[in-house]
RNA sequence: AAACGACAAUAGCAAAGCAGUCGAAAGGCUGUGACGCAAAGCUACAGGGCCUAAACCCGAGAGGGCAUGGCAGCCAGUUACCGAA
Numbered sequence: 001a002a003a004c005g006a007c008a009a010u011a012g013c014a015a016a017g018c019a020g021u022c023g024a025a026a027g028g029c030u031g032u033g034a035c036g037c038a039a040a041g042c043u044a045c046a047g048g049g050c051c052u053a054a055a056c057c058c059g060a061g062a063g064g065g066c067a068u069g070g071c072a073g074c075c076a077g078u079u080a081c082c083g084a085a
Base pairs, nucleotide, nucleotide: 004083005082012037013036017032018031019030020029021028022027035073041078042077043076047075048074049071050070051069056065057064058063
């Protein structure tokens, strides 16, 4: 320095649900709450993937398409604490 991750130490995050709130939705935020997490820190046109479809386009209609909206707790990229085997 890289890899690795313990019935170690110190600190941290917070799923679902519920309440409030923003949003067309997906989803976000705040509180509560802990399912879990060794990066559950950060990064979302310009890596992959997934969700939604307001506006717009197509359609006689039903409906279909589309991200300019989202997800980092899907993979990935990137930075970082601790140190047993």
Record summary:
A computed fold for an 85-nucleotide RNA, annotated as c-di-GMP-I riboswitch aptamer. Its Rfam family is "c-di-GMP-I riboswitch aptamer". Gene Ontology term of the family: cyclic-di-GMP binding.